This is a predicted structure of an 85-nucleotide RNA (c-di-GMP-I riboswitch aptamer) from Acetobacterium wieringae. It matches the Rfam family "c-di-GMP-I riboswitch aptamer". From the family's description: GEMM was predicted in a large-scale screen for bacterial structured RNA regulatory elements.
RNA sequence: ACGUAAUAUUGGCAUACUUAUUGAAAAGUAAGGACGCAAAACUACAGGGUCUAAAUACGGUGGUACAUGACAGCCAGUUGCAAUU
Numbered sequence: 001a002c003g004u005a006a007u008a009u010u011g012g013c014a015u016a017c018u019u020a021u022u023g024a025a026a027a028g029u030a031a032g033g034a035c036g037c038a039a040a041a042c043u044a045c046a047g048g049g050u051c052u053a054a055a056u057a058c059g060g061u062g063g064u065a066c067a068u069g070a071c072a073g074c075c076a077g078u079u080g081c082a083a084u085u
Stems, first nucleotide, its partner, number of pairs: 005085003012037002017032006035073001041078003047075002049071003056065003
């Protein structure tokens, strides 16, 4: 110096849910609110996975397929703060 494990201080983030708003939806944003988090920071054209289905295709209807729409708090990748053992 790096890795792993445990504990801890000051700070940090914010699940479900509610309200407002954008959106076809998934979901996003803001406020409230805390389930939890040492990466709950960044990456959705490295990759896997998940959700949605407007448009499109098929269909007599119900519907089915499909991402060019989303999710980083699913895995993964990248970067990174601090004390002691």